[in-house]
Context: one part of a larger RNA
RNA sequence: GAUUGAACGCUGGCGGCAUGCCUAACACAUGCAAGUCGAACGGCAGCACGAGGAGCUUGCUCCUUGGUGGCGAGUGGCGGACGGGUGAGUAACGCGUAGGAAUCUACCUUGAGGUAUGGGAUAAGCCGAGGAAACUCGGUCUAAUACCGUAUAAGUUCUAAGGAAGAAAGCUGGGGAUCUUCGGACCUGGCGCCUUAAGAUGAGCCUGCGUUGGAUUAGCUAGUUGGUGGGGUAAAGGCCUACCAAGGCGAUGAUCCAUAGCUGUUCUGAGAGGAUGAUCAGCCACACUGGGACUGAGACACGGCCCAGACUCCUACGGGAGGCAGCAGUGGGGAAUAUUGGACAAUGGGGGAAACCCUGAUCCAGCAAUGCCGCGUGUGUGAAGAAGGCCUGCGGGUUGUAAAGCACUUUCAGUGGUGAGGAGGUUACUUAGAUUAAGAGUUAGAGUAAUGGACGUUAACCACAGAAGAAGCACCGGCUAACUCUGUGCCAGCAGCCGCGGUAAUACAGAGGGUGCAAGCGUUAAUC
Numbered sequence: 001g002a003u004u005g006a007a008c009g010c011u012g013g014c015g016g017c018a019u020g021c022c023u024a025a026c027a028c029a030u031g032c033a034a035g036u037c038g039a040a041c042g043g044c045a046g047c048a049c050g051a052g053g054a055g056c057u058u059g060c061u062c063c064u065u066g067g068u069g070g071c072g073a074g075u076g077g078c079g080g081a082c083g084g085g086u087g088a089g090u091a092a093c094g095c096g097u098a099g100g101a102a103u104c105u106a107c108c109u110u111g112a113g114g115u116a117u118g119g120g121a122u123a124a125g126c127c128g129a130g131g132a133a134a135c136u137c138g139g140u141c142u143a144a145u146a147c148c149g150u151a152u153a154a155g156u157u158c159u160a161a162g163g164a165a166g167a168a169a170g171c172u173g174g175g176g177a178u179c180u181u182c183g184g185a186c187c188u189g190g191c192g193c194c195u196u197a198a199g200a201u202g203a204g205c206c207u208g209c210g211u212u213g214g215a216u217u218a219g220c221u222a223g224u225u226g227g228u229g230g231g232g233u234a235a236a237g238g239c240c241u242a243c244c245a246a247g248g249c250g251a252u253g254a255u256c257c258a259u260a261g262c263u264g265u266u267c268u269g270a271g272a273g274g275a276u277g278a279u280c281a282g283c284c285a286c287a288c289u290g291g292g293a294c295u296g297a298g299a300c301a302c303g304g305c306c307c308a309g310a311c312u313c314c315u316a317c318g319g320g321a322g323g324c325a326g327c328a329g330u331g332g333g334g335a336a337u338a339u340u341g342g343a344c345a346a347u348g349g350g351g352g353a354a355a356c357c358c359u360g361a362u363c364c365a366g367c368a369a370u371g372c373c374g375c376g377u378g379u380g381u382g383a384a385g386a387a388g389g390c391c392u393g394c395g396g397g398u399u400g401u402a403a404a405g406c407a408c409u410u411u412c413a414g415u416g417g418u419g420a421g422g423a424g425g426u427u428a429c430u431u432a433g434a435u436u437a438a439g440a441g442u443u444a445g446a447g448u449a450a451u452g453g454a455c456g457u458u459a460a461c462c463a464c465a466g467a468a469g470a471a472g473c474a475c476c477g478g479c480u481a482a483c484u485c486u487g488u489g490c491c492a493g494c495a496g497c498c499g500c501g502g503u504a505a506u507a508c509a510g511a512g513g514g515u516g517c518a519a520g521c522g523u524u525a526a527u528c
Base pairs, nucleotide, nucleotide: 001528002527003526004525006524007523008522009521010520013375014374015373016372017371018370019368020367021333026331027330028329030328031327032326035078036077037076040075041074043071044070047069048068049067050065051064052063053062054061055060056059085286086285087284094211095210096209097208098207099206100205103203104202108199109198110197111196112195113194114193115192116150117149118148119147125140126139127138128137129136130135156165157164158163170191171190172189173188174187175186178185179184212258213257214256219249220248221247224246225245226244227243228242229241230240231239261283262282263281264280266275267274268273288309289308290307291306292305311322312321313320314319339365341364342363343362347361348359349358350357351356378408379407380406381405388399389398390397391396412469414464415463416462417461418460422455425451426450427449428448429447430446431445433443434442435441472517473516474515475514476513477498478497479496483512484511485510486509487508493500494499
């Protein structure tokens, strides 16, 4: 000199864009952060409508009815493996980079083929029992895209090459003939389902090289190193197991100890290098501590389950409940780090055919000079060089065109108006084309209309009034830009280094003046 996720002191007008627990991976009150689908299913608790009945104050009350819109709880499907947080652990194929072969991949895209025929349960409900609660148990009834058979079977799997194994599910819109048990069959469109081939995406595995310090850590290793048989996995493999062999690693630093998430980057520097790993992005690891599996395409799963432990809470003492390193917020720790805010309008994600619902992701707002950037705090004129202050050699000098005065301007802030863009869509109607037996229906190229903005009193623009509301901080001995007076008298004090102060202190304290930066300026800490 540059820099910072900074802190502290003094001061502080506005805006834009960023950033904001670096410490206790300490403990957490409260709310929210993952749901959705009735176009899979039986149903119907609540709400609304319709229908029927009853009562009467004739427009209200009560009862019945899944008939309709819808829908609590339940079965079922998909999603809760993403998104969000943190950096404790990890010196490792963890990360970075370059490669590899023995693998899987829901949803999505493309192609091929199929979607036939049967069955028995169970939740909810109803009835009952136990419990303070959490909840548990029994009986009985019922549905499905829940579950299980049979059939079919290839460019699928296995194979000793003969053969064997091996699937599915329906829902919904519309309809001219024909049939009908009036439900529909049948035809047709859409969404699904099953098998299979490929793609895309994602994931698992292996290897070369690189990746902090310590030798006051020199030997380490028994599934250890390799082989064979077997098992296991989606998959290679001591991954596991039985037997056999006795290997494997190491001064090119094994093992042990300490420290640490890694990278793109970031800071600095002419560079080489040194330091760093906040925000943003990629990967990894973790989710009160330790262990375990289940489900699933995917987890050994932050807001799932089981066990053990510590802690907290409820209890009728028998037993139960919980996990903010999600967003806010609280206590604690600390020099130190924000609101228990708004909205799903946009972008994206989950579910759904869609409308739509959910989304503390996200977009916004609030707080903080924490940083960077921009703007303002007026402009011109004005010598009687006013008054006052300070200095003085008493003549004057300086503050100083500074002020006052005169003439202007109105950025920003203030008040009142006007007012974009972020909106692409979605729904309804009309109408090409496509599908089709069809002028149903579906689809959607065009047109018309309606509807949708948290931010938001938006940005921007216009008008109004008036210089009106807006300057400090550090320094002035040398380094280092900037000097005098007074007080003090080795005292009080200053200080980054050299050093100042003991009666003329440009170095202490105050004042006047000056210098440097400026909504900041200094100090401290840290890196180069």